[in-house]
A computed fold for a 72-nucleotide RNA from a Gemmataceae bacterium, annotated as transfer RNA. Lineage of the source: Bacteria > Pseudomonadati > Planctomycetota > Gemmatales > Gemmataceae. Its Rfam family is "tRNA".
This record gives sequence, C1' cells and structure tokens, in this order.
RNA sequence: UGAGACGUGGUCUAAUGGCGAUGACACCUGGCUCUGAACCAGGAAGCUGGGGUUCGAUUCCCUGCGUCUCAA
Repeated sequence: UGAGACGUGGUCUAAUGGCGAUGACACCUGGCUCUGAACCAGGAAGCUGGGGUUCGAUUCCCUGCGUCUCAA
C1' cells in the first nucleotide's frame, strides 16, 4: 500500500428488516445455611462514530475509527 473478515452489558455470545435485543459466566439484593460454597428468586448493565434507504435498521448501502488475517 492492496484485499478480506470482524466490532452487541465487565467477559463470551444469539439476532438473517418488525415481541420490552438472547443466553451463559461474573456482579448486586433477598431466601436457604451455624458460616461459606452450591442451589432458588429478583435486579443493574450493551448494539464502534456519522450519514443514507425504509413506515420501521443490531441487520441493507456509503464513509470514518479500531482489531485480526492474507499479499507485496
């Protein structure tokens, strides 16, 4: 420099244009327990920025940023 892939709570992850954005781990509160772990119930927390298309965008298009891979 060129080509390709990816970007979602603290971490990992689902979503194939329309339900209140899914689940697990972690965290917080309560229960249980002599205490803790485990278990049970509940809770907080997220779509990489901007623009466009559309009645409606995490999803499609353009562009920026970041990460990774390949080629030189």